[in-house]
Context: one part of a larger RNA
RNA sequence: GAAUGAACGUUGGCGGCGUGGAUUAGGCAUGCGAGUCGAGCGAGAACCGUAGCAAUACGGGGACAGCGGCGAAAGGGACAGUAAUGGGUAGAUCAUCUGCCCCGAGGACCGGGAUAGCUGCGGGAAACUGCAGGUAAUACCGGAUAGCAUCUCCGGAUCAAAGGUGUGAGUCCGCCUCGGGAUGAGUCUGCCUCCUAUUAGCUUGUUGGUGGGGUAACGGCCUACCAAGGCUUUGAUGGGUAGCGGGUGUGAGAGCACGACCCGCGUCAUUGGGACUGAGACACUGCCCAGACACCUACGGGUGGCUGCAGUCGAGAAUCUUCGGCAAUGGACGCAAGUCUGACCGAGCGACGCCGCGUGUGGGAUGAAGGCCUUCGGGUUGUAAACCACUGUCAGUGGGGAGGAAGGCUCCGUGAAGAGCGGGGUUUGACCUAUCCGCAGAGGAAGUGUGGGCUAAGUUCGUGCCAGCAGCCGCGGUAAGACGAACCACACGAACGUUAUUC
Numbered sequence: 001g002a003a004u005g006a007a008c009g010u011u012g013g014c015g016g017c018g019u020g021g022a023u024u025a026g027g028c029a030u031g032c033g034a035g036u037c038g039a040g041c042g043a044g045a046a047c048c049g050u051a052g053c054a055a056u057a058c059g060g061g062g063a064c065a066g067c068g069g070c071g072a073a074a075g076g077g078a079c080a081g082u083a084a085u086g087g088g089u090a091g092a093u094c095a096u097c098u099g100c101c102c103c104g105a106g107g108a109c110c111g112g113g114a115u116a117g118c119u120g121c122g123g124g125a126a127a128c129u130g131c132a133g134g135u136a137a138u139a140c141c142g143g144a145u146a147g148c149a150u151c152u153c154c155g156g157a158u159c160a161a162a163g164g165u166g167u168g169a170g171u172c173c174g175c176c177u178c179g180g181g182a183u184g185a186g187u188c189u190g191c192c193u194c195c196u197a198u199u200a201g202c203u204u205g206u207u208g209g210u211g212g213g214g215u216a217a218c219g220g221c222c223u224a225c226c227a228a229g230g231c232u233u234u235g236a237u238g239g240g241u242a243g244c245g246g247g248u249g250u251g252a253g254a255g256c257a258c259g260a261c262c263c264g265c266g267u268c269a270u271u272g273g274g275a276c277u278g279a280g281a282c283a284c285u286g287c288c289c290a291g292a293c294a295c296c297u298a299c300g301g302g303u304g305g306c307u308g309c310a311g312u313c314g315a316g317a318a319u320c321u322u323c324g325g326c327a328a329u330g331g332a333c334g335c336a337a338g339u340c341u342g343a344c345c346g347a348g349c350g351a352c353g354c355c356g357c358g359u360g361u362g363g364g365a366u367g368a369a370g371g372c373c374u375u376c377g378g379g380u381u382g383u384a385a386a387c388c389a390c391u392g393u394c395a396g397u398g399g400g401g402a403g404g405a406a407g408g409c410u411c412c413g414u415g416a417a418g419a420g421c422g423g424g425g426u427u428u429g430a431c432c433u434a435u436c437c438g439c440a441g442a443g444g445a446a447g448u449g450u451g452g453g454c455u456a457a458g459u460u461c462g463u464g465c466c467a468g469c470a471g472c473c474g475c476g477g478u479a480a481g482a483c484g485a486a487c488c489a490c491a492c493g494a495a496c497g498u499u500a501u502u503c
Base pairs, nucleotide, nucleotide: 001503002502003501004500006499007498008497009496010495013357014356015355016354017353018352019350020349026313027312028311030310031309032308035070036069037068040067041066047060048059049058050057051056077268078267079266086193087192088191089190090189091188092187093186096185097184101181102180103179104178105177106176107175109143110142111141112140118133119132120131121130122129123128149158150157151156163173164172194240195239196238201231202230203229206228207227208226209225210224211223212222213221243265244264245263246262247258248257249256250255270291271290272289273288274287293304294303295302296301321347323346324345325344329343330341331340332339333338360390361389362388363387370381371380372379373378394444396439397438398437399436400435403432404431407427408426409425410424411423412422413421414420447492448491449490450489451488452473453472454471458487459486460485461484462483468475469474
């Protein structure tokens, strides 16, 4: 000098774009953060209509709950662990899987028994739960059919399905099987990847083989037996530290230091362990067990997990609102309308950072007053002010206003078509405002640090090795340009200094 997720001190007008729990991966009140589908299924409250005096019957209606499907493995957070089961890069997979999506080929026949919801009767303080009856399905099961699928001794054997909408389905939405693609993932290999020898030996599933098991898949991945190997001063093993990369800071570069925000990968989800479901998890807001902690309890027993968004306590030098909206982008579900979405888009707070703008402009000498200095002549503050003439940025106030809107619904035309294309109408903005016009009036807007040398800018007074200053050298013991104050000056300026850290 440059830089920072900074902090502290003094000061503080506006805007844009960013950015903000780095410490205790410490504990958490409260709300929200993952639902959706009635065009899979049965049932159906309120309410409405018709008939009736009424009970009731029929029709409409569709809340809550349930079965079922898809999603919940994404998105969001954090960096504890990890020095290699990670990351980076280049490859391998004839050793593999892949829901939804795309392309191609073929298929969808006949049956069955349950179960929740519901009804009845219970148990329990609660959480929740039992028995009996009875019901549906794109839930579950059996049979048939069977190849380009699997196995094969090449003879053969084995394996599937579901319907819905609609007046109407080979045609729309789905279902089953096979092949291919795309995407995503698993596994393996080479090379690279911090410090320490005041860590020198480490290893028994250890290293290899055979048989078997297991996996989507190779493999000591597991197991039985056999052999005795494997790694290591080119640093094994141990210890310390640490998520890695794209990148960031600095520097002429080489390098050195770092890895906030954003993106990719990995890992974690109160601590430890485990599997279930599923295309995918050993699963942040799923399940089971154990521990610690906290809460409820009728003492028998239960409940919870903010390293999601806000917020709270604690610790700390230190880090924000318990905000608005799904309008946009994206995601889940749905034929769609749409619903959900603390992802996201916005607003709020903080000079935390960068950038821009303003705090006026021109004229104005009796060089006014006041201040400070003085050799008492004057000098300086200083065109600075006053005063005169103007301007109107920003802020204020009133009005206009593009854009962020694409889409959706509906009608018409074209079209085989509810595809696509064209046109008309109608409708959708949480939030923000570019920009324009009018109004008033210099009005509302300057500080901080420094002035001995390094280093740009000095005088006076006070103090008297005191009080104090200080980055280094060093100042201060009675004339201090170095302490404190005043005036003046210098530097930067909505900031300026200090501290910490990196180059």
The part of an RNA shown here (small-subunit ribosomal RNA, 5' domain) has 503 nucleotides and comes from a metagenome. The full RNA is in RNAcentral, with records from SILVA. Its Rfam family is "Bacterial small subunit ribosomal RNA".